Description:
The prediction has a mean pLDDT of 83. Predicted 3D model of a 1407-nucleotide RNA (small-subunit ribosomal RNA) from an uncultured organism. The sequence is in RNAcentral, with records from ENA. It matches the Rfam family "Bacterial small subunit ribosomal RNA".
[in-house]
RNA sequence: GCUUAAUACAUGCAAGUUGAACGGUAACAGAUCCAGCAAUGGAUGCUGACGAGUGGCGCACGGGUGCGUAACGCGUAUGCAACCUACCUUUAACUGAGGAAUAGCUCCGAGAAAUCGGGAUUAAUCCCUCAUAAUAUUUUUGAAAGGCAUCUUUUAAAAAUUAAAGUUUCGACGGUUAUUGAUGGGCAUGCGUGGCAUUAGUUUGUUGGUGAGGUAACGGCUCACCAAGACAUCGAUGCCUAGGGGGCCUGAGAGGGUGAUCCCCCACACUGGUACUGAGACACGGACCAGACUCCUACGGGAGGCAGCAGUAAGGAAUAUUGGGCAAUGGACGAAAGUCUGACCCAGCCAUGCCGCGUGCAGGAUGACGGCCCUAGUGGUUGUAAACUGCUUUUAUACGGGAAGAAAAGUUCCAACGUGUUGGAAUGUGACUGUACCGUAUGAAUAAGCAUCGGCUAACUCCGUGCCAGCAGCCGCGGUAAUACGGAGGAUGCAAGCGUUAUCCGGAUUCAUUGGGUUUAAAGGGUGCGUAGGCGGAUCGGUAAGUCAGUGGUGAAAUCCUCUCGCUUAACGGGAGAAUUGCCGUUGAUACUAUCAAUCUUGAGUACACUUGAAGUGGGCGGAAUGUGUCAUGUAGCGGUGAAAUGCAUAGAUAUGACACAGAACACCGAUUGCGAAGGCAGCUCACUAAAUUGUAACUGACGCUGAGGCACGAAAGCCAGGGGAGCGAAGAGGAUUAGAUACCCUCGUAGUCCUGGCCAUAAACGGUGCACACUUGGUGUGGGAGGUUUUAUCCCCUUCCGUGCCGGAGCCAACGUGUUAAGUGUGCCGCCUGGGGAGUACGGCCGCAAGGCUAAAACUCAAAGGAAUUGACGGGGGCCCGCACAAGCGGUGGAGCAUGUGGCUUAAUUCGAUGCAACGCGAAGAACCUUACCAGGACUUGACAUGCCCGUCAUACCUGCCUGAAAGGGCGGGGUCAUUUAGUUGGACGGUGCACAGGUGCUGCAUGGCUGUCGUCAGCUCGUGCCGUGAGGUGUUGGGUUAAGUCCCGCAACGAGCGCAACCCUUGUCUCUAGUUGCCAUCUGGGAGCGAUCCGCAGGGCACUCUAGAGAGACUGCCGGUGACAAGCCGGAGGAAGGUGGGGAUGACGUCAAGUCAGUAUGGUCCUUAUGUCCAGGGCUGCACACGUGCUACAAUGGGAAGUACAGAAGGAAGCCAAGCCGCGAGGUGGAGCCAAUCCUCAAAACUUCCUUCAGUUCGGAUUGGAGUCUGCAACUCGACUCCAUGAAGCUGGAAUCGCUAGUAAAGGGGCAUCAGCUACGGCCCCUUGAAUACGUUCCCGGGCCUUGUACACACCGCCCGUCACAUCAUGGAAGCUGUCUGCUCCCGAAGUCACCGUUUCAACC
Repeated sequence: GCUUAAUACAUGCAAGUUGAACGGUAACAGAUCCAGCAAUGGAUGCUGACGAGUGGCGCACGGGUGCGUAACGCGUAUGCAACCUACCUUUAACUGAGGAAUAGCUCCGAGAAAUCGGGAUUAAUCCCUCAUAAUAUUUUUGAAAGGCAUCUUUUAAAAAUUAAAGUUUCGACGGUUAUUGAUGGGCAUGCGUGGCAUUAGUUUGUUGGUGAGGUAACGGCUCACCAAGACAUCGAUGCCUAGGGGGCCUGAGAGGGUGAUCCCCCACACUGGUACUGAGACACGGACCAGACUCCUACGGGAGGCAGCAGUAAGGAAUAUUGGGCAAUGGACGAAAGUCUGACCCAGCCAUGCCGCGUGCAGGAUGACGGCCCUAGUGGUUGUAAACUGCUUUUAUACGGGAAGAAAAGUUCCAACGUGUUGGAAUGUGACUGUACCGUAUGAAUAAGCAUCGGCUAACUCCGUGCCAGCAGCCGCGGUAAUACGGAGGAUGCAAGCGUUAUCCGGAUUCAUUGGGUUUAAAGGGUGCGUAGGCGGAUCGGUAAGUCAGUGGUGAAAUCCUCUCGCUUAACGGGAGAAUUGCCGUUGAUACUAUCAAUCUUGAGUACACUUGAAGUGGGCGGAAUGUGUCAUGUAGCGGUGAAAUGCAUAGAUAUGACACAGAACACCGAUUGCGAAGGCAGCUCACUAAAUUGUAACUGACGCUGAGGCACGAAAGCCAGGGGAGCGAAGAGGAUUAGAUACCCUCGUAGUCCUGGCCAUAAACGGUGCACACUUGGUGUGGGAGGUUUUAUCCCCUUCCGUGCCGGAGCCAACGUGUUAAGUGUGCCGCCUGGGGAGUACGGCCGCAAGGCUAAAACUCAAAGGAAUUGACGGGGGCCCGCACAAGCGGUGGAGCAUGUGGCUUAAUUCGAUGCAACGCGAAGAACCUUACCAGGACUUGACAUGCCCGUCAUACCUGCCUGAAAGGGCGGGGUCAUUUAGUUGGACGGUGCACAGGUGCUGCAUGGCUGUCGUCAGCUCGUGCCGUGAGGUGUUGGGUUAAGUCCCGCAACGAGCGCAACCCUUGUCUCUAGUUGCCAUCUGGGAGCGAUCCGCAGGGCACUCUAGAGAGACUGCCGGUGACAAGCCGGAGGAAGGUGGGGAUGACGUCAAGUCAGUAUGGUCCUUAUGUCCAGGGCUGCACACGUGCUACAAUGGGAAGUACAGAAGGAAGCCAAGCCGCGAGGUGGAGCCAAUCCUCAAAACUUCCUUCAGUUCGGAUUGGAGUCUGCAACUCGACUCCAUGAAGCUGGAAUCGCUAGUAAAGGGGCAUCAGCUACGGCCCCUUGAAUACGUUCCCGGGCCUUGUACACACCGCCCGUCACAUCAUGGAAGCUGUCUGCUCCCGAAGUCACCGUUUCAACC
């Protein structure tokens, strides 16, 4: 221990007792008598007792529930001079006489029953009458005292009225009247005790009075009459919710939440109403009526009320036994025994809570087995854990013993008083219960789970899964390496429990009294006046309401706290204390507040004297401009725009001049100027009105501040009525712009803008800063005064008051900022705020002519919304600067054909990768086979390759033959025969089978290393210390100059340093030195060739020169002039081969792009293992409607062709380069000299000279195709290159667009090399030859650097983000209507019952 259904209830029990009140005798027992052999039957109330009945007392307690109730219901404190109280108690008096009924019983009757009717007869402590009676009650009169207004108390006298019951064992118990106390109640009052103001007015018995009635009692409680009051913003009335308190939970407290168990009070008893009886009820287990429901019925009629204890059904997430006992405590009755008691005491059920105990303790390392992990080993962990050894026995089981709770009453005996009381002794009673407890025995025996392990938060690994499955309190995990999901191992926490959910408080100073805010985060009312309220200057005195102190009463008990005691301990319980912060009374204090009285002048106001201003209202006047009209001059356009057009204009515009008219606004002055409460106010002038400041200190004497409601004012737009209407100009029209353009621009143009009167009441109504007062360092302007000083001048200067600005100190602030005009320090008062959205919306109310305004939610939804500042990034922001970035040039690409790469398509396969710049002649510096990774087919399975173990062989290996086959492979043979050790053996090699394993260009570059691309050879990127900032961060690195450069100089809260820049390195350009073969030959000599000129480095010789390759020199703004800040530097010049980094290269900061690469290699994970591995032959990577990129060749005359004649550099060469010579038209063949190379070989072309022809598809161009060949190579079909002959396509300089290049560069020309058998090379990388043009400049395009600015971006503008529409769903408002509940007013019918009245009756009750 029913939080829900105060829902409905079967069955049993929960209130009876009394024979010592009564008549009696149905049942039981006894006794007596009768009948009978007996059994048994009958009689007698005679006795014990007792069914039913009369009477008394009780049933109003105890027990249950929380419907109703927002109330004197409850709590607390008072009052009753306005009251009652059975039983109990105190005191006093009395208890006499009589009468009539009635139940029961008996007879009869009605009814199914419940029950009822009639006749006869009867008792009482039932009822009635009479007597007696006062300290009772009523009336009248008097006295005294007291108090609280009515009054109260005491006392005296008179009159009237009213009582009783018996029983008896003779002890007594009862009864009546009055009185006292106690107990219990009744009534009244102060204070306290929910929500909503989107409930603001409520009330007619209402408020009061007089009188009467009624009540125990006061009272509009009720009635008659009279008056018109009463309550309310200090929240009436209404609606919603709710029993209240002690307490309980939480909290440091103040508070917040709550009202189970226990105690007090209230209310209720099926729902509503009503009274009766009684001391007490409007009565849980009484009555009557009405209603709903259930049950019985013979259909006529009846019965019932678990919110008592159990129990049932239902509802629900959910709450127990139809138990035992009156032994104890308590209650009713009784003289008592005793009876009754679902109160209570016990037991049963539930880990629901609290408390205690146990599930063992000690030793025990091969750190066992097993599990898990692993870096794989003599590893780690589970883990002293287990096994094993020893010990203990709470608990358990068995057996034995065994309480306390019991005190009584009663009975017996004794004693004292003296005749029924007290005391003592004995006896006597246990539901729980053979329970608690104790003892003995047995034996570790009988006893551990739940949650969690990403952070908060104690505790970590593996496997599975792969944004799935799932987790989640918040943040968030999961997309192939998940400590976050699921499992496992391990760990952590708690433990007979553990976790989840719900609720409350805390943290939350996040409704802030303690204890918050309001410039920009939510929040100052648009402004003023002012009511209530709040707050209020100085001095003195009185009072003592607040306040403070003492004291008295109360604040129930329980609870909490402290101490102590009892159950083995604790929970729990007993005792004592403290506390109960409150309320009431009383006695004091008087500083402060309040109040009363008096006084004061400084707050406030008044007076007087000036001054000031776009302050307000109403008149009058003015000029400029604009428009219009008339006239005039005048002619072709005007106007407008980025450019135009619409529009106006030959019917004369625009322009110009004159005159006239109209309306609106007031240039210059004019300004961080002035005035006003705010909105707002601007030509001049007049009148009226208001204000402020200054000065004097004459007057009043706190008259003040703020201000909920309220009232007034309140820009623009808008509304109503009437005017007015020049210009401007929502709407509208037209023209443009545009993809569109309901816009921006242009031409027109209506409301309106203006005036008068009346509404509206809002604005970024902003200083985003409420009003008032006081105090707190300064500087500098300016507006209005006053004083001083000084004067030619109130010019300057000084002082002071009131305004209005700027800059700044302290302080404050999250920062920004503010800073005597505070956002500082304080005081007083008001408004407002409490996450974003929904929403300043809906509904309701008030206002408004309307538009709409004011007041003002919730459902639902999100995990943010927001402020200030920081670093980046970005901007069709700004400033400065750079780059073949543009511009200026030269040559290309894009058009053609071909080559090559890519996409796409195709295919058995067209292997894979690269995809903007930064993929696309890229990986590939060489795809016919091979390569090769792809496809179809044929084969192998420890494998093509490595290591280890095992077996075998050494008659291996190796060489070789045959068959089959496309080969690989398969099958069958032949030859051949190792080293070492005493031997076994060992080493080596090979083969075989099996096990470990190999192998994979399978996947993941988003798991990685390494390498690379790109921004970008851009000038940047950082650090230490210091300083600044709460911090992110800043400073340095910004600034002034300068540079190619964060290069350098100067300045500076910075001073230094690092990675980058530059330099150091290579190459090239000039010179010097050294060296001199294979290079060179000027000079000397020789030799060779040639008739000769001359030639040949051939030789001696030489190293001068060229060259080669080593070492040096040289260039540093060093010198001069100018300029600059005396700097850095810049400009010019000299000298020099070279001049301001001389040219070129190598060199690539911090980082970005999850950039690229698992197919170069490496490598984690994963997958395949007779295949995703390996081998073979063939095919494919070369396919072709198409598209793109990169190139080559051209389109020609600056050209083509032919002939002749020159000049390089660099590189390569032995399976090589290949000379001379010869053959072939040629590719090439033959040939063989030389060269392992400064020696030999391979080596130029354009250019130049001469000739040909003349502008055409050509003597341009060479594609394509046919034929014939050469070379490489096992092999040129798919699919090689080259040669010759023939063929002779497109193409006549290329649209939009786009690329490269700034000097030995572009352009043009050829040469070499790597790869390589050959080649698709027109590619790539180098080399030399010829060799230009242009750059005004930085506006623009692109990219980049620095500073600054804005930002709602941070995946960073390829960002972020708004609205409509479509569909679905959810929440909310409205909606013709439909329906339930609650409620106001009015009328009709009207039960029970009470009161009044009437009638009847024999004296009354009664009827």